[in-house]
Context: one part of a larger RNA
RNA sequence: GGAUGAACGCUGGCGGCGUGGAUAAGGCAUGCAAGUCGAGCGAUUCGUGUUUUGAAAUUGUUUGAGAUUACAUCAAGAACAGUGGAUGUUCACGAGGAGCGGCGAACGAGUUAGUAACACCUUGGUACGUACCUCAAAGACGGGCACAGCUCGCCGAAAGGCGGGGUAAUUCCCGAUAGUCCCGCAAGGGUAAAGUCGCAAGACGCUUUGAGAUCGGCCUAGGCCCGAUCAGCUAGUUGGUAAGGUAACGGCUUACCAAGGCUAUGACCGGUAGGGGAGGUGAGAGCCUGACCCCCAACGACAAGACUGAGACACGGCUUGUACACCUACGGGUGGCAGCAGUCGAGAAUAUUCGACAAUGGGCGAAAGCCUGAUCGAGCGACGCCGCGUGCAGGAUGAAGGCCUUCGGGUUGUAAACUGCGGUAGUAACAUGACAAUGCAAAUGAGUGUGUUACGGAAAGAGGUGGGUAACUACGUGCCAGCACCAGCGGUAAAACGUAGACCUCGAGCGUUAUCC
Numbered sequence: 001g002g003a004u005g006a007a008c009g010c011u012g013g014c015g016g017c018g019u020g021g022a023u024a025a026g027g028c029a030u031g032c033a034a035g036u037c038g039a040g041c042g043a044u045u046c047g048u049g050u051u052u053u054g055a056a057a058u059u060g061u062u063u064g065a066g067a068u069u070a071c072a073u074c075a076a077g078a079a080c081a082g083u084g085g086a087u088g089u090u091c092a093c094g095a096g097g098a099g100c101g102g103c104g105a106a107c108g109a110g111u112u113a114g115u116a117a118c119a120c121c122u123u124g125g126u127a128c129g130u131a132c133c134u135c136a137a138a139g140a141c142g143g144g145c146a147c148a149g150c151u152c153g154c155c156g157a158a159a160g161g162c163g164g165g166g167u168a169a170u171u172c173c174c175g176a177u178a179g180u181c182c183c184g185c186a187a188g189g190g191u192a193a194a195g196u197c198g199c200a201a202g203a204c205g206c207u208u209u210g211a212g213a214u215c216g217g218c219c220u221a222g223g224c225c226c227g228a229u230c231a232g233c234u235a236g237u238u239g240g241u242a243a244g245g246u247a248a249c250g251g252c253u254u255a256c257c258a259a260g261g262c263u264a265u266g267a268c269c270g271g272u273a274g275g276g277g278a279g280g281u282g283a284g285a286g287c288c289u290g291a292c293c294c295c296c297a298a299c300g301a302c303a304a305g306a307c308u309g310a311g312a313c314a315c316g317g318c319u320u321g322u323a324c325a326c327c328u329a330c331g332g333g334u335g336g337c338a339g340c341a342g343u344c345g346a347g348a349a350u351a352u353u354c355g356a357c358a359a360u361g362g363g364c365g366a367a368a369g370c371c372u373g374a375u376c377g378a379g380c381g382a383c384g385c386c387g388c389g390u391g392c393a394g395g396a397u398g399a400a401g402g403c404c405u406u407c408g409g410g411u412u413g414u415a416a417a418c419u420g421c422g423g424u425a426g427u428a429a430c431a432u433g434a435c436a437a438u439g440c441a442a443a444u445g446a447g448u449g450u451g452u453u454a455c456g457g458a459a460a461g462a463g464g465u466g467g468g469u470a471a472c473u474a475c476g477u478g479c480c481a482g483c484a485c486c487a488g489c490g491g492u493a494a495a496a497c498g499u500a501g502a503c504c505u506c507g508a509g510c511g512u513u514a515u516c517c
Stems, first nucleotide, its partner, number of pairs: 001517004006513005013388006019381002026344003030341003035103003040100002044096006052088001057083007066074002110299003120223003124219003128216002133212007141175004150165006181190003195204003225271003232262003237259008274296004278289004301322005324335004352378001354377003360374001361372004391421004401412004426455007434448002437444002461506005467486002472501005482489002
């Protein structure tokens, strides 16, 4: 001099783009972060419309037991017609919550504890798998049994559970068929399926096989920190045979046999550490680092285990144990922020319990669409980089005040006042674009900009001034108080301490501390 995920002190106008829990992988209240499909299925509740049914009540006409009767009138009830709409029913549409079934939940998001290892990087390989997607070929026939939901009964404070009955399906099972599939030298043997929507055409699915694409498993050679005050290490250990297991090779596992295998080219042990692309610095060689972004790995309180599945030994799945925390009727239960916010704690120190799915991407769906703390945006922090501003021109009797003075004056200083001009940020109104494509169309913007007009001066400090090192005088102090990166200043004329004025440097920053080159 450069650099930083920085912190601290003083100060602080605006914008853009970035960036922000480095410590306790410490504990967590609350909300949200993974759902979706009714075009797979049965049932159920509500609403609207529709098809029928037409109760109570009521109106009119006719009649009328009976009452009162001079005429006339009243009246239980009955019949017919109308109003009325209860109740039940058909179909369609929409909405709701739960269940069976399918796909997803193994992605995305987080963290760096562990790991010195085929974890990672580079090179080569194959004994293997791959849902969805693409291409090609063939098929999809006939039956059946259940289990949720539901209903009935029971237990429990709750979480939840038990039993009886009965039900649908793209759930499950059986049979048929079997070519390219599998086993086998061959003969031969074995193995499959599901429907839905549509008037239809057809579309979307289903089964089997082959090929591709993508992603992964495994093997391999080289590379990969410190310590020898770590020198020997190893019994499934090294190899073989056989069997088992796996998608697959293999001591991966087991039995038997042999006695091997590694090591000063550093085994083993101990310490430290996620690796790489990259980042900082440097002329380079090198040295240091591994924040943000991308790739890979590992982990999800700690430890173990398997289930489901194409894929997990599975952060927001299951079981068990431990610690911690919570609820409890004391019998028993529940939980896992290293997701986004937020909270406590520890710390020098690190943000909002925000908006939206408009865009990009993901899941499901035929689609409309739903979900998405991924993402896109906004908020906070001078934490960093970059840009802009705090006015421009004129203005001398060189005003006042301050400071210095040889008392003449000098300096602050065109600086101010004053005059003219312009008008950034912002405020208000109006106009308008893009991010924007999707969709038949209608329509749909969380957030952000530009232009015009009017009003509109709000906004400068920090460190330093003996030398290195740009910038000096006065007063105070008197080896005191203090300064200091180095050598060193201060003991009565201190340009080195303190204050003031002046000056220097950088400037919305300036200094200090820490670390690297």
Small-subunit ribosomal RNA, 5' domain from a Minisyncoccia bacterium, 517 nucleotides, folded computationally. Rfam family: Bacterial small subunit ribosomal RNA. Gene Ontology terms of the family: structural constituent of ribosome and ribosome. Lineage of the source: Bacteria > Bacillati > Minisyncoccota > Minisyncoccia. Its mean pLDDT, the model's own confidence on a scale to 100, is 82.